Description: Predicted 3D model of a 344-nucleotide RNA (Bacterial RNase P class A) from Sulfurifustis variabilis. Its mean pLDDT, the model's own confidence on a scale to 100, is 76. The source organism's lineage runs through Bacteria, Gammaproteobacteria, Acidiferrobacterales, Acidiferrobacteraceae and Sulfurifustis. Of the family's consensus pairs, 95% are formed in the model.
């Protein structure tokens, strides 16, 4: 100097005037303070909070799925293992079980899992023909070719008529033991001649987790008007049932109670909170001290005008809160690291 990898950050700036929402002070005029985001988004996952349901356990259903840790919790994060990609920094991975059972494996191909033989290889043994070379039969084989995404362990040597785990070595696989590691796993020894093709994002099995609904949750105050329940009063009044009395019901006055509508209030923003420093930890994170208060609306605010400057400004706007994930995004800054070339 070039090419890259990972992590973090900014998201026009400043000023004046006029407005909007909230809070505090104020009799009032007014004054002071605060006012969108890294994703406020999608509403995909987890939790808080609220109401409802619920003895325990099981079944069904759903989710998660290498190991360890973090956390309120998670499908998130951190560290590690294994596999794949990259020269590398680094990146990616639904990554439990196919020896419990069932099922599927298109086309091609002999055969797709109880193995099999299209081309091919062999003619030793046995029989026959032939003087012989050789041929025919009876047979043997799965090395090579071919098909396929995948072909019944792989490579090599020996062996053989040709072959074959038929024998051996290494690799793979299985069983078992030892060592290291919390574990996933890794390394090594012995034995086994191979028994076990792939698919669980097919059913399924195993382990663990999971009650439902959501701030229009839920709670409080509460009229006018209409209506409901209970008590008392009344010249023993009026009306209805009835032939009459008793009785019952309704009407009147009065007191008390409760439900609900309009409306108002709470929930509602001091919190698993931010920042700085210290300590523990590789880290995610935890913890101590100090310090800060940082939207809270309910027709729902965050805007308009002007001036100066620049590189002329992306995606996008809260509505109960928080932790994640994912998606969108003009331009730019910082740090760590890798590879290549050159110079000293």
């Nucleotide at each position: 100097g070039g090419a890259g990898u990972c992590g973090g950050c900014c998201a026009g700036a400043c000023a004046g005037c006029c407005g909007c929402c909230c809070c505090g002070c104020u009799u009032g005029c007014g004054c002071g303070g605060g006012g969108a985001g890294g994703a406020a988004a999608g509403u995909c996952c987890g939790g808080g909070c609220u109401c409802c349901a619920c003895a325990g356990g099981g079944c069904a259903g759903g989710g998660u799925g290498c190991c360890a840790g973090g956390u309120a919790a998670c499908g998130c994060c951190u560290g590690g293992g294994c596999g794949g990609c990259g020269c590398g920094a680094g990146c990616c991975g639904a990554c439990g079980g196919a020896a419990a059972g069932u099922g599927c494996c298109a086309c091609a191909g002999a055969a797709a899992a109880c193995a099999u033989a299209c081309c091919g290889c062999c003619u030793a043994c046995g029989u026959c023909c032939g003087c012989a070379a050789g041929g025919a039969c009876c047979g043997g084989c799965a090395a090579g070719g071919g098909u396929g995404a995948a072909a019944a362990g792989g490579u090599g040597c020996g062996g053989u008529a040709a072959g074959a785990g038929c024998g051996c070595a290494c690799c793979g696989c299985g069983u078992u033991c030892c060592u290291g590691g919390u574990a996933a796993c890794a390394g090594g020894g012995a034995c086994g001649g191979c028994a076990c093709g792939g698919c669980a994002a097919a059913c399924c099995c195993c382990a663990c987790c999971c009650g439902g609904a959501g701030c229009a949750a839920g709670g409080c105050c509460g009229a006018a008007u209409a209506g409901g329940g209970g008590g008392g009063c009344g010249a023993u009044g009026g009306c209805g049932c009835g032939g009459c009395c008793c009785g019952c019901g309704c009407c009147g006055c009065u007191c008390c109670c409760g439900g609900g509508u309009a409306g108002g209030c709470c929930g509602c923003c001091a919190g698993a909170g931010g920042u700085g420093c210290g300590c523990g930890g590789c880290g995610a994170c935890g913890u101590g001290c100090a310090u800060c208060c940082c939207a809270g609306a309910u027709g729902a605010a965050u805007g308009g005008c002007u001036g100066u400057c620049c590189u002329c400004g992306a995606c996008a706007g809260a509505a109960c809160c928080c932790g994640g994930c994912u998606u969108a995004c003009c331009g730019g800054c910082c740090g760590a690291c890798u590879c290549c070339a050159c110079c000293a």